[in-house]
Overview
A computed fold for a 90-nucleotide RNA from Rhodocyclales bacterium GT-UBC, annotated as c-di-GMP-I riboswitch aptamer. Model confidence (mean pLDDT): 80 of 100. Of the family's consensus pairs, 95% are formed in the model.
Parts: sequence; C1' cells; structure tokens
RNA sequence: GUGCAAUUUUGGCAAACUCGACUGAAAAGCGAGGACGCAAAGCCACCGGUCCUCUGACCUCGAUUGGUCAAAGAUAGCGGGGCUGCCAGG
Repeated sequence: GUGCAAUUUUGGCAAACUCGACUGAAAAGCGAGGACGCAAAGCCACCGGUCCUCUGACCUCGAUUGGUCAAAGAUAGCGGGGCUGCCAGG
C1' cells in the first nucleotide's frame, strides 16, 4: 500500500419485546431496560424496493363518509452504490 479466507484478544453495536407526563398526523425516531443477531449492524437516501399519508390531486357520499394516486416523510438491521475505519494475522 491492499482490504483479504478463517480464528483470537481488548472492546463495539443492539432485533423482537417491555417501559416513557418524550418527538411525530402516521410510518417511525429518541431515552431506559433487553439480547435476535452483526466484522462495518460506523456514516450518506444517489438507484431500486418496502412502509406511512399530515398535505395535495382525483373519484365517491346526506356527511366531517368511503376510496385511489403522489414523497417532499421513514427505513443505512431490505438490496445495490459511495465515504470512512480499530487490534492481531495473511
């Protein structure tokens, strides 16, 4: 310099679930607990996917009803891509 199979040490992260005078319309996030997993489960919504629908458009209804579509919202622990990176070894 490369970022490469397996394994190890010191460590790291934390799904479901529970709790909350928390944020949010929701999806979801945050904090405390928890321990399914993770060698990038560190960071970035650029591409695809998925979730949601305050709002907007359209249809519908007696109606403040019912529905369809659209992220600018969310997900980096759905995949791809980009950036960065610890210890030991090759």